[in-house]
RNA sequence: CCAUCCCGCGCGGGAGAGUCCUCGACCGGUUCGCCGGGCGGGGCGCCGAAGGGGCAAUUCCUCCCCGGAACCUCUCAGGCCACCGGACCGCGUGGAGCAG
Numbered sequence: 001c002c003a004u005c006c007c008g009c010g011c012g013g014g015a016g017a018g019u020c021c022u023c024g025a026c027c028g029g030u031u032c033g034c035c036g037g038g039c040g041g042g043g044c045g046c047c048g049a050a051g052g053g054g055c056a057a058u059u060c061c062u063c064c065c066c067g068g069a070a071c072c073u074c075u076c077a078g079g080c081c082a083c084c085g086g087a088c089c090g091c092g093u094g095g096a097g098c099a100g
Base pairs, nucleotide, nucleotide: 001100006095007094008093009092010091011090012089013088018044020043021042022041023040024039026037027036028035029034045080046079047078051076052074053073054072058070059069060068061067
């Protein structure tokens, strides 16, 4: 000086799943019986790509065991118009820095 790897920042891309039930206050309408709307809470159902857990199945770590990991699995958390968020990918930039 510094490839790969790692970390941060900026920009771009970035999936899935509710036309359900119920309660509350509010707003609008009303023939005063109710009706409609978005919001919030709860229930049921559903989704996996923040995070977290697991290795029973699948895949990977050359093969078996062991062990580990995952885009697998669970769905605790999160989410189910849009926005936001979002694993991950690309570009740019900064940092750290092994080998050389």